[in-house]
RNA sequence: GGGCCUGUAGUCCAGUGGUCAUGACGUCGCUCUCACACAGCGAAGAUCGCCGGUUCGAAUCCGGCCAGGCCCA
Numbered sequence: 001g002g003g004c005c006u007g008u009a010g011u012c013c014a015g016u017g018g019u020c021a022u023g024a025c026g027u028c029g030c031u032c033u034c035a036c037a038c039a040g041c042g043a044a045g046a047u048c049g050c051c052g053g054u055u056c057g058a059a060u061c062c063g064g065c066c067a068g069g070c071c072c073a
Base pairs, nucleotide, nucleotide: 001072002071003070004069005068006067007066010025011024012023018056027043028042029041030040031039049065050064051063052062053061
């Protein structure tokens, strides 16, 4: 330098054009317990890597850039 893949909550992920962006772990609150743990119930937490474009509508499609990984040179 070239090709391909990935980027979504603190962490790991689902979601491939239209409902409120899903679940688990973690965090917080309540119940339970003498207390802790476990368990049950509930809550907060994401403007979907950035900037543009297409579209009535974009996490999703297109272009550029950034970061990481793999391969080639």